Predicted 3D model of a 145-nucleotide part of an RNA (small-subunit ribosomal RNA, 3' minor domain) from a Clostridia bacterium. Taxonomically the source falls in Clostridia (Bacteria, Bacillati, Bacillota). Its Rfam family is "Bacterial small subunit ribosomal RNA". Model confidence (mean pLDDT): 83 of 100. The sequence was found in a public genome assembly.

[in-house]
Context: one part of a larger RNA
RNA sequence: CACCGCCCGUCACGCCAUGGGAGUUGGGAGUACCCAAAGUCGGUGAGCUAACCGCAAGGAGGCAGCCGCCUAAGGUAAGAUCAAUGACUGUGGUGAAGUCGUAACAAGGUAGCCGUAUCGGAAGGUGCGGCUGGAUCACCUCCUU
Numbered sequence: 001c002a003c004c005g006c007c008c009g010u011c012a013c014g015c016c017a018u019g020g021g022a023g024u025u026g027g028g029a030g031u032a033c034c035c036a037a038a039g040u041c042g043g044u045g046a047g048c049u050a051a052c053c054g055c056a057a058g059g060a061g062g063c064a065g066c067c068g069c070c071u072a073a074g075g076u077a078a079g080a081u082c083a084a085u086g087a088c089u090g091u092g093g094u095g096a097a098g099u100c101g102u103a104a105c106a107a108g109g110u111a112g113c114c115g116u117a118u119c120g121g122a123a124g125g126u127g128c129g130g131c132u133g134g135a136u137c138a139c140c141u142c143c144u145u
Stems, first nucleotide, its partner, number of pairs: 003108001005105001008101002011098001013095008023085005031077004039070001041068004047063003052059002111132009
């Protein structure tokens, strides 16, 4: 490259990201309960027992055994949490030459915008209230020269 301009949204396609999602899979940590090895500790100890005491009988001490507390591992249950994945679905971003229209920018051809309600493939339309960051015409007031 200057209206043969600019520009908005839906839709379609590619890629990326992300929310929801019946769920599914996995991880680490914890809670409650069940079971409980080894071991310390406590109890018991009618069985066993070289060192100590005793002339001896026996005693002291010790040991096995049994019971209990704690407890690793294991099991059960309900959750929380993290990650991956999930039919389907919502949104955003992005991509020279796709589709539909033309909302905005000039009075953009219904001035525009803001809020709200409602309607519509989409931009958007309509109603109500508000703003001028509206063009044009006329009038009024004020300021400057």